Record summary
The RNA shown here (c-di-GMP-I riboswitch aptamer) has 78 nucleotides and comes from Ferrimonas marina.
RNA sequence: CUUCUCUAAGGGCAAACCUUCCGCGAGGGAGGGACGCAAAGCGACAGCACUGCCACUGCAGUGGGCUGCGCCACUGAG
Numbered sequence: 001c002u003u004c005u006c007u008a009a010g011g012g013c014a015a016a017c018c019u020u021c022c023g024c025g026a027g028g029g030a031g032g033g034a035c036g037c038a039a040a041g042c043g044a045c046a047g048c049a050c051u052g053c054c055a056c057u058g059c060a061g062u063g064g065g066c067u068g069c070g071c072c073a074c075u076g077a078g
Base pairs, nucleotide, nucleotide: 004076012037013036017032018031019030020029021028022027035065041071042070043069045068046067047066048063049062050061051060052059053058
C1' cells in the first nucleotide's frame, strides 16, 4: 500500500413506534426508543421504488436502512 475483517478492544449509527416541527405529498429535522448494521459514513451518477403536477413517451421531487457504482474511514489475525 492492497484485499479481507477471524478473535477481541475502543467505540459508532439507529428501524418500527411515540412526541413535536417542516412539507401538497413521498418524506425530512429534533427528542425518546432499539429492529438491526463492519461502512446502516458521504455522494442522486446509473437503475429501481415512491410522491406531486400535468394529460404526457413530460416536468419537479423523495428514498443512500433498495441495488450498482464512486469517495472517505476505526481495529488488526492472515